RNAcentral holds the sequence, with entries from ENA.
This is a predicted structure of a 75-nucleotide RNA (transfer RNA) from candidate division WWE3 bacterium CG10_big_fil_rev_8_21_14_0_10_32_10.
It matches the Rfam family "tRNA". By type it is a transfer RNA.
């Protein structure tokens, strides 16, 4: 330098054009318990950035940023 894949909540993932973006764990509050843990109920929090297409974008396109893998080049 070229190609491919990935980026969603604190973490791990789902959703792949359409409803209020979902779950588990972690966090907060409550119940229970002598206390803790476990269990139960409730709760806050999220689409890497900018632009484009579209009635509508997490999803499609472009550029950038970040991560991973492969190839090439140099010495």
């Nucleotide at each position: 330098g070229g190609g491919c894949c990935c980026g969603u909540a604190g973490u791990u993932a789902a959703a792949u054009g359409g409803a209020u973006a979902u779950a588990a764990c972690a966090g907060g509050a409550g119940c229970c318990u002598u206390c803790u843990a476990a269990g139960c109920u409730c709760u806050a929090g999220u689409u890497c950035g900018a632009g484009g297409u579209u009635c509508g974008a997490u999803u499609c396109c472009u550029c950038g940023c970040g991560g991973g893998c492969c190839c090439a080049c140099u010495a």